[in-house]
Small-subunit ribosomal RNA from an uncultured bacterium, 1448 nucleotides, folded computationally. RNAcentral holds the sequence, with entries from ENA. The coordinates come from a structure-prediction model, not an experiment, and the mean pLDDT is 83. Rfam family: Bacterial small subunit ribosomal RNA.
RNA sequence: GACGAACGCUGGCGGCGUGCUUAACACAUGCAAGUCGAACGAUGAUGCCAGCUUGCUGGUGGAUUAGUGGCGAACGGGUGAGUAACACGUGAGCAACCUGCCCCUGACUUCGGGAUAACCGCGGGAAACCGUGGCUAAUACCGGAUAUGACGCGUCACCGCAUGGUGGUGUGCGGAGAGAUUUAUCGGUUGGGGAUGGGCUCGCGGCCUAUCAGCUUGUUGGUGGGGUGAUGGCCUACCAAGGCGACGACGGGUAGCCGGCCUGAGAGGGUGACCGGCCACACUGGGACUGAGACACGGCCCAGACUCCUACGGGAGGCAGCAGUGGGGAAUAUUGCACAAUGGGCGCAAGCCUGAUGCAGCGACGCCGCGUGAGGGAUGACGGCCUUCGGGUUGUAAGCCUCUUUCAGUAGGGAAGAAGGCCUUCGGGUUGACGGUACCUGCAGAAGAAGCGCCGGCUAACUACGUGCCAGCAGCCGCGGUAAUACGUAGGGCGCAAGCGUUGUCCGGAAUUAUUGGGCGUAAAGAGCUCGUAGGCGGUUUGUCGCGUCUGCUGUGAAAACGCGAGGCUUAACCUCGCGCCUGCAGUGGGUACGGGCAGACUAGAGUGCGGUAGGGGGAGACUGGAAUUUCCUGGUGUAGCGGUGGAAAUGCGCAGAUAUCAGGAGGAACACCGGUGGCGAAGGCGGGUUUUUUGGGCCGUUACUGACGCUGAGGAGCGAAAGCAUGGGGAGCGAACAGGAUUAGAUACCCUGGUAGUCCAUGCCGUAAACGUUGGGCACUAGGUGUGGGACCCAUUCCACGGGUUCCGUGCCGCAGCUAACGCAUUAAGUGCCCCGCCUGGGGAGUACGGCCGCAAGGCUAAAACUCAAAGGAAUUGACGGGGGCCCGCACAAGCGGCGGAGCAUGCGGAUUAAUUCGAUGCAACGCGAAGAACCUUACCUACCCUUGACAUCCCCGGAAUCCGCCAGAGAUGGCGGAGUGCCUUCGGGAACCGAGAGACAGGUGCUGCAUGGCUGUCGUCAGCUCGUGUUGUGAAAUGUUGGGUUAAGUCCCGUAACGAGCGCAACCCUUGUCCCUAUUUGCCAGCGAUUCGGUCGGGAACUCUAGGGAGACUGCCGGUGACAAACCGGAGGAAGGUGGGGACGACGUCAAGUCAUCAUGGCCCUUACGGGUAGGGCUACACACGUGCUACAAUGGUCAGUACAAAGGGUUGCGAACUUGCGAGAGUGAGCCAAUCCCAGAAAGCUGAUCUCAGUCCGGAUCGGAGUCUGCAACUCGACUCCGUGAAGUCGGAAUCGCUAGUAAUCGUGAAUCAGAAUGUCACGGUGAAUACGUUCCCGGGCCUUGUACACACCGCCCGUCACACCAUGGGAGUGGACUGCACCAGAAGUGGUUAGCCUAACCUUCGGGAGGGCGAUCACCACGGUGUGGUUCAUGACUGGGGUG
Repeated sequence: GACGAACGCUGGCGGCGUGCUUAACACAUGCAAGUCGAACGAUGAUGCCAGCUUGCUGGUGGAUUAGUGGCGAACGGGUGAGUAACACGUGAGCAACCUGCCCCUGACUUCGGGAUAACCGCGGGAAACCGUGGCUAAUACCGGAUAUGACGCGUCACCGCAUGGUGGUGUGCGGAGAGAUUUAUCGGUUGGGGAUGGGCUCGCGGCCUAUCAGCUUGUUGGUGGGGUGAUGGCCUACCAAGGCGACGACGGGUAGCCGGCCUGAGAGGGUGACCGGCCACACUGGGACUGAGACACGGCCCAGACUCCUACGGGAGGCAGCAGUGGGGAAUAUUGCACAAUGGGCGCAAGCCUGAUGCAGCGACGCCGCGUGAGGGAUGACGGCCUUCGGGUUGUAAGCCUCUUUCAGUAGGGAAGAAGGCCUUCGGGUUGACGGUACCUGCAGAAGAAGCGCCGGCUAACUACGUGCCAGCAGCCGCGGUAAUACGUAGGGCGCAAGCGUUGUCCGGAAUUAUUGGGCGUAAAGAGCUCGUAGGCGGUUUGUCGCGUCUGCUGUGAAAACGCGAGGCUUAACCUCGCGCCUGCAGUGGGUACGGGCAGACUAGAGUGCGGUAGGGGGAGACUGGAAUUUCCUGGUGUAGCGGUGGAAAUGCGCAGAUAUCAGGAGGAACACCGGUGGCGAAGGCGGGUUUUUUGGGCCGUUACUGACGCUGAGGAGCGAAAGCAUGGGGAGCGAACAGGAUUAGAUACCCUGGUAGUCCAUGCCGUAAACGUUGGGCACUAGGUGUGGGACCCAUUCCACGGGUUCCGUGCCGCAGCUAACGCAUUAAGUGCCCCGCCUGGGGAGUACGGCCGCAAGGCUAAAACUCAAAGGAAUUGACGGGGGCCCGCACAAGCGGCGGAGCAUGCGGAUUAAUUCGAUGCAACGCGAAGAACCUUACCUACCCUUGACAUCCCCGGAAUCCGCCAGAGAUGGCGGAGUGCCUUCGGGAACCGAGAGACAGGUGCUGCAUGGCUGUCGUCAGCUCGUGUUGUGAAAUGUUGGGUUAAGUCCCGUAACGAGCGCAACCCUUGUCCCUAUUUGCCAGCGAUUCGGUCGGGAACUCUAGGGAGACUGCCGGUGACAAACCGGAGGAAGGUGGGGACGACGUCAAGUCAUCAUGGCCCUUACGGGUAGGGCUACACACGUGCUACAAUGGUCAGUACAAAGGGUUGCGAACUUGCGAGAGUGAGCCAAUCCCAGAAAGCUGAUCUCAGUCCGGAUCGGAGUCUGCAACUCGACUCCGUGAAGUCGGAAUCGCUAGUAAUCGUGAAUCAGAAUGUCACGGUGAAUACGUUCCCGGGCCUUGUACACACCGCCCGUCACACCAUGGGAGUGGACUGCACCAGAAGUGGUUAGCCUAACCUUCGGGAGGGCGAUCACCACGGUGUGGUUCAUGACUGGGGUG
C1' cells in the first nucleotide's frame, strides 16, 4: 500500500459497487422452461344469430383443457469437488470432420397405405400407476414414382504439401408433408455456398518433491479388420521389440486455467472474489437413449448412501437455479416487485413463459461526495486541570451579537428512461416494476447530526493523581520493585474522521535466494586428492549456410481492465467514446560483423621426437650393514644393594647372587651425523646402504614432427594418515585397557613399577582427520628488493674453482599500487579479467531422527521437521582480570623488637533474653565506633497517669500588668483555694512586653525513604596518576601526545619522537621543630656588682636561658668520579642542618547507589485528643555463649619499704585551691593567693642509693566476696567513683593463627586536658629513658608502568560445562491398534451397448398366400460399476514403556 474480510468502540445523509472464502453438509415451502389450435382428433365457456314448446334445439364463434405431433428443453443460471491434463493460454493445422434455427442460391413439393393416443367400456392397485377390449386424425408412421444434384465404381484433365484435392464424363444406387390458412405468406424435401457454433491434431508456456530413479505389455511400431461425423492402439487378431527417462520419466503432494487483480522504480513476488473467455461438475458411482447438438442441474435406467410416503405388497426424491431453513463458522443479505427496458424460448401474430434480467430491501463491507454551521466576540467569565501560588492552560473556545439553511424535516409540483407493437375517426391514442423516486419550488429554525486511536524511542503529540515487579502494558527495544511523559484515570495535546483502531493475509522496505543484484583465508560456505563421462566454455585464417542475432512488412494478440484525451450524471466515485498499450506468437522480405553448422588452411595453445639433468617419487623384491641401544640366554669377575622422583617415597628386582663389568650368542624394531622454513610426489605421504631390476612425473636445451588434438568436470572410478576390523605370521622396545604403588579431601588423572591388545610383516576391509595455506582447477595481465634448490647461456679467468650478469622452472621472506569489515593478501594474490565445477543463506535442535545406499562390525554417505531463542558469530578498540611475562615501589615479605590469640577484669558488638533491653555503624574502610563521659536529666525505648491551637513560631479576639508568697490533694505532671502586687508609653480611643481563656489557619514528629537529595566524612591513597585543545593516523570505536632510552620519592627531570602546547595532581609557597643574628624585657632569666631572713628574696642587670616579632641559612651552590658533553647518581669539603633536614596541614579524575534523613538542611510519603506534648518509675548497666579492642598480670631487668634527682605541655572564678588543723586513708574544717610566664592543680615516674624478699601460686598476681567509710549529687537499690580492714580466684608467658614498628622510632615511664555535679583501663596531647634490624626482592599482600591472552564489561566475588532432582512442551523408537488412498491376483457381475440366437411374438413391404423379408421379446457371450477374498505399498492418528532434545 492492498483486502469478498472479521472483531472492538462509535455512527447523520446520498450515489456507485459489493456480500457463505467454512460443510461439493443436509434441505421444509414457493417459484426458476415452456410454447404452438396457422400440424391433428377431441373438449367446448362468456357471447352472437335463428327457431320457438321460455328453457331447450340448431347454427356461428372460439376462451379453455388433457392428448397425438412440432420446436425448445444441450441456451440462460449455479458451483470449483475432480483435474498437473492438449484442462488452460498462445500460435498453427484438419487434403481427417460435423453444424438445427439464420442468410444467399439451384431444383422440387407426386401416387398410395396401415396403425395409434386421446375417447368409450372392463379390470388391478393404498398410492404411483398399470393391463385389456373397441373407435379415430395428422406436418405422427410406412411404401411407390420422378432426379438438377449427392453417394459408389470406371475414366480424362488440371493442381497440390506425402496421404491427396478440384473439375469433366459414363454407369449404378437413392429422398419429400399434393401440409396449414380468407387474400398474403409460413412450411417441407434435395443440392451448392456463407455465417455461427463445435470436434480432432500439433509447437511453445505456466506448481512443489530425487528421503519418488528407473517406468511401460495395448506398452512402441507395422499389417488386416472393426468403430466414429472424423484421424488415431480408439478397439481387435497377427507380427516385430520396441517406447519414455537426470533437458527429471514413473510415483507422491497440492491446485480449476486465463484476461486480469494487489504490490514493486523495474525485474519480479503473491493471487485467480466481483466482471469476461475456456474447462469440469450437478447426492455418490456406472450406463446408454433421444437429438443438429447431451452421455443431459430442474430427462431415463441400474447400483449405493441418505430422506420421505405406505394398507408393508410397493413407491417418491436430489436447491453447486432465486428466495428461504437447519448445521458448520470469526463471518456473508429478502421465502420482495416487474417483465416497463435489455435478452432468450415458442408462435404468422396478438401473446404466453422467463428468480436471465431490470429494480427495490438489508449490511459503513468498500470507493466517492456532502453535512454536523459562518462571521464578530477578552474582564481572556464560570468550571476543569496544572502551578514556582505570581500565574498558566482549556481559549475566541463558550456566553453574547449579526448572519446562512446544504442535508435531514414539512408542504406543493414532478420527470427522462418509450422505441417497437397494438388500436385508430389517420388528427392521434395506448404501454413504467423502479416511483409520487430523481429533480424543482416554498416554509421554519443553529435548529436533528462526532467519534476513534495514539502521546518512552522508532513516530506527530506531556503533565497531575492512583498503583508499587502488584494490577497491568508491549509491533521491536523494553516499561512497572513509592516521585512511572511506557500501567489505570483526568486535564491537555497529536493524528484521522462517519469512521477509527485491532487481528489475519499478500507484496514492499529485504541487495535477507542477489537475472537485473550477493558471497565462500578468519563471519555460514572450496569436495581429502587425482583421473575422467555427459555437459559448459574454447586459438589464427579463408569460403559457404543463415540456426542464433539485427531490421522492414503482414496476420493475430476478444471485450472489459490499464494509460492518455474527450464527453455524460450539479462534482467525484461511476458510465460512454476515441487513441494508445497488450512488451507475445506465427508468416514473409532483407543483412551477415559476432556466436554457431559445414568444408579447407595455419602454428603462438596442447602433445611427440632428440640431447641433457636433479630428486627421501612409487613397486617388487632380494641382498646387506653396523656405531649403537634395549631385552633375553650362556659363561666369567664381583657384592649388597639396585631401581625410581620436581623433592621424597613405595610397589618392583636382588644373598636362589641382582645392579655394575667382560666375553659369546639370540631376536625384533628403528636408522645418529649429512639434514637445510632443502628435495620429490596429485593428495595422504616419502630419510641406513647398495646393487640390480622395474616404473611414473618434472625441469632445461633444441625447434624435427602432429595440427586445436584444449580447459573444467554433474554422475562415475581410483588413491587416501592414524585408529579400528578379519585371517595368518611376528613380537626387542614402547604401550590404550588392566593391576599395584604414590599424590590427593577424593584422584577411575598427571608421577612410579609392571603390562594385554596394538605398534611390525602379508592379504583383505574401513574411507574418515584442525585430510589446513582452514585459500578448487586452468589461462592471461599488473612496481620492486633479498635468500635458497635445479638447469642453460654470456663476461672475466691460460685451465679448474671462485666471482659478475642474463634467462627458465621451483621454494621462502619483505614490500608498492590495488583489494579487504578489519586482521591481513600482495607476480606462489585474498589485485585485475575470462571459463568450468563444488558449496553457503540467523543460532540451537543436528550433521541428529526417519528412509535409502555402502560396511563383518565400528560406523560412513545422503539428510529433515516439530519446538525454541533474539541473538549466535568475525575482526579490531578501551578497560578489568590471569596460580602470563618484564620493570619498579610500600613495615609487603625478609631481618629484628614488642604484642594479640590462653587468665582475670574493663569496654564495644553479635546472639539469646525482655514490657523495654531506643537508634545507627557490619570485610579491609562496623565492633574503647556516633558517645569529649546513660543514677534523675540526657532519652529517642517500655509501663502507668495526664494535655489537645498544644512545650515552641506568626496572625485575630477577650480578660488580666508582669511577678511573688502560702495552704490542700496527688507518685508527679497537674488541679483547687487564699494572699501580696497595680508598673511603662499615650493624641486618653488605646498601645508595647508578659500572663490567662477562646476560634481557626497552623505548630510538632529522633516517624519512613542516605536507593530522591545538599552538606560533611571514610576508602583506594599522599598512590602518581587523570585529562584537554589543536594537529596527525584510522571507515570507526579509538590511537598519538602519556609509548621508547636513562633518571627520580614523583607523568621528577633530560634525550629521542607526528606531535605541539595546556590544565588538575607531584614539588614549592603555610604551620611547627633544629642553628645563628636583630629588636623587646615582665610575672620569665641571673654572668658580673651590692644586699640578704639564703628563697632571683631585694637593689639592679639586658649578657645568657626562655618568651615572641623580624631576618639569615641549604641551592646538588663547590670539588672529584660515573654518565650521551644531558638529566642525574656516587663520594668529598664546608656547615647546626645535605640532597624533600624531621613532623604537620594540604587528598587529582574518579570508585564503592560506601556512611550519615538521629548534627544540620531538604523533596516526597505518613501521624494530627497522636507516630505530637508533659510527669513518675523502669530500661539503654540484664547473661548458657561467641568475637573485637584494651588494662593488669603471671614476676628477681622483679615486688615491697626508706631516702633522693630531673620535665614538657596544659587547666583554673558556679573555678584551681596553698599553708595550717584533723583522719591510717578517701577526705573534712578553715581559707591565703590567683581572672594567671606572678597563685594553685603539682607530689612527675621510670631513674639513682640503701634495705628486704630467693623461685614459691610466693611478700608474685590482684579478681571476687564480707565489713566499715569518704565524696559528688534532690537522689548512689536497680546503677557511681574512691578509702580502710579482711578475703586472696584464674594466671607459671599462652594452639592454629595474627598485629604494630625503620630513629628520638619501637619498647618503657609518668604528666595534663576535653567531656564532666560525680563517674576512664577510653580518647587527645606532653615530655623522660631509649634500642635491635634491613642480606635482599624468590615468595605472601597492596599498588604503578609496558606488554601478552581473554568466550570477562554489574568486569575473576566474572563467565561457564555436564550429570542428578522437579515442572511443562514438541519429537524419535515401540508389542501393536484404528482409519484413508492405492498396486497385484482372484471371485462376482446390475443397468446398458455390441455380438450370437436353435425359443416366443410380429399391422404397413414382397408373395406362388404356404410363407418370406424386416422388427421385437427372451436367452446367451464379451466388456463393466458397486461389492467380496487374499496379499503388498504409501500415509495419518493412537500406544504400556523407552531415547535423546528444548524451556524454566